[in-house]
The part of an RNA shown here (large-subunit ribosomal RNA, domain II) has 678 nucleotides and comes from a Candidatus Microgenomatia bacterium.
Context: one part of a larger RNA
RNA sequence: GCCGGCGAGUUACCGGAUAUUGCGAGUCUAACCACUAAGUGGGGAGGCGCAGGGAAACCGAGUGUGAAUAGCGCGAUUAAGCAGUAUUUGGUAGACCCGAAACCAGGUGAUCUAUCCAUGAGCAGGGUGAAUCCUACCGAAGGGUAGGUGGAGGCCCGAACCGGUGUACGUUGUAAUGUGCUCGGAUGACUUGUGGAUAGCGGUAAUAUGCCAAACGAACCUGGAGAUAGCUGGUUCUCCCCGAAAGGUGUAUAGGCACCGUGGUGAUGAAAAAUCUGGAGGUGGUAGAGCUACUGAAUGGGGCAGCGAGGGCAACUGAGUUGUCUCAACCAAACUCCGAAUAACUCCAGAUCUGCGUCACUAGACAGUCUUAUCGGGCUAAGCUGAUAAGACGAGAGGGAAACAACCCAGACUACCAGUUAAGGUCCCUAAAUGGACACUAAGUGUUAAAGGAAGUUUUUCUCCUCAGACAGCUAGGAGGUUGGCUUAGAAGCAGCCACCCUUUAAAGAAAGCGUAACAGCUCACUAGUCGAUGGGGGAAAGCGCCGAAGAUUUAUCGGGGCUAAGUGUUCUACCGAAACUGUAGAUUUGUCUUUGACAAGUGGUAGGGGAGCGUUCUAAGGGCAGUGAAGCUUAACUGUAAGGUUGAGUCGAGCGCUUAGAAGUGAGAAUGCCGGU
Repeated sequence: GCCGGCGAGUUACCGGAUAUUGCGAGUCUAACCACUAAGUGGGGAGGCGCAGGGAAACCGAGUGUGAAUAGCGCGAUUAAGCAGUAUUUGGUAGACCCGAAACCAGGUGAUCUAUCCAUGAGCAGGGUGAAUCCUACCGAAGGGUAGGUGGAGGCCCGAACCGGUGUACGUUGUAAUGUGCUCGGAUGACUUGUGGAUAGCGGUAAUAUGCCAAACGAACCUGGAGAUAGCUGGUUCUCCCCGAAAGGUGUAUAGGCACCGUGGUGAUGAAAAAUCUGGAGGUGGUAGAGCUACUGAAUGGGGCAGCGAGGGCAACUGAGUUGUCUCAACCAAACUCCGAAUAACUCCAGAUCUGCGUCACUAGACAGUCUUAUCGGGCUAAGCUGAUAAGACGAGAGGGAAACAACCCAGACUACCAGUUAAGGUCCCUAAAUGGACACUAAGUGUUAAAGGAAGUUUUUCUCCUCAGACAGCUAGGAGGUUGGCUUAGAAGCAGCCACCCUUUAAAGAAAGCGUAACAGCUCACUAGUCGAUGGGGGAAAGCGCCGAAGAUUUAUCGGGGCUAAGUGUUCUACCGAAACUGUAGAUUUGUCUUUGACAAGUGGUAGGGGAGCGUUCUAAGGGCAGUGAAGCUUAACUGUAAGGUUGAGUCGAGCGCUUAGAAGUGAGAAUGCCGGU
């Protein structure tokens, strides 16, 4: 892991509601007793009800308050209860089941380990060589020096012994802490045997929160005990009907709970409710707009006044700054002299149309998410966050979007090898026109992207030139005063500054560019000739394209092949295409009716509510089966909408169904479930 078995809303009492049974102004007995004993008989104490009001005395269909005959409060009128049973729900109990870490009480532990006490034991070998003592010498002496003797030391090296430094292996190990190599201490605050002492609100501790029997910030065992768990997990057969919420308010509250809203079931009420359209009415301060209409913000010009650096001998002037007036242009969620459209509310009418209110019982939910629209926060960021409105998902399957909760289409009762369509599609993968018409695109654009850029191309429009010859090409000219003046080594059209005139002309700038040291030289503007056209130049708008365009495993932004349409725009006709719609057959719910039936409307569904059933064990009564083979097991066939049921065959060898009622230890796939097998 798998298989099998076991495994979770129970029971008692006290209330509420619903259904039902008995008796009924009554109803029921409790303890207990007796007997012919799953029961029957006795037992009326007592409970609830039949009358209320008051704190009470007390009064009573009234009573309390009160001075009151008033008013007011609570009652009476109409009037039904009591007991049992079942279901459901609340309370008290462990209260659906499993699950803590912990807390307390009483005990058990120092054979491990910490410290201590008593009594014993152990430490190869080697080295160093303190004090003391002796001898010699020196000294007046205390004493000193040398040699010897001696054998001190938390001394040195290093086995046993004690430890555990580094590293490798080991890591389902040889081992729940080991092994190899290496390493520290090794006469000491040393090591060790035996016996003993200290106990958990504690001991012990050269202190590490260490150790106290292989897990110690408070041991272990048993008990309180089924502690508590607003938390996690799990909670077992079937079909049918309805069907949510993720909101508001409050909360030592925020992942909990209560009430309201929203679900279910039952009863009941009124004839209206909801939506849409039209009409009438008022409410409002948003969008917009505006501001000498307020509060603020804020730009430029002008006028006046105050202050005023600096200047001036002074008069005075005056950068700047503040206030105010004026002109012009503006800004605002917390500004408004103004001010919509919608939405919302009330009433009336019409259409569609089946819902609505009240009461009782009883749930779930109070983490929502995305898209579109309008906004706040944020960066006009987020698959971000907070609102309002709608939709979807949630709780929704089917078709489309290659794949894809939320997008588009469409809401699945069942069956069908029937039909029609939606979105989306019709070359092949792949169902269906390589359909028709007219345009555009040449970029594989289509099949990602911006600012910006460009004689791409198509369409529209405006304007200018043009047989008095345009535009382009070709031929020719492009001159003189003059090398303008200045500057400068030079400056001659062309380094720079100033000016930019006149003449000859068909035309030609005191020069648009190249060039020279400066000249020279080559072009241009401008002009003539040649050529011969409805052509040429410029601007604007629109369509489709181009560049801009670099990434990491592999083409990789058409789903692929591939396509010049099988791309794009407009249009027409066919066809395909879903669980939509239709058809046929069947099931079921609700309603209506002319009720063995017909018709109409329904039958997606999580949490959750309601209804109807299947099966298991046992009990009672009835009626059955069984050695001519019960149960169980294996297998096959038939049958019911499902849980299921029946039968045949084989195996087996002694009990077991059915009907009607009743009672439950009543249904297993999940709980890191428990036990067993494998």
About this RNA
RNAcentral holds the full RNA, with entries from ENA. The coordinates come from a structure-prediction model, not an experiment, and the mean pLDDT is 85.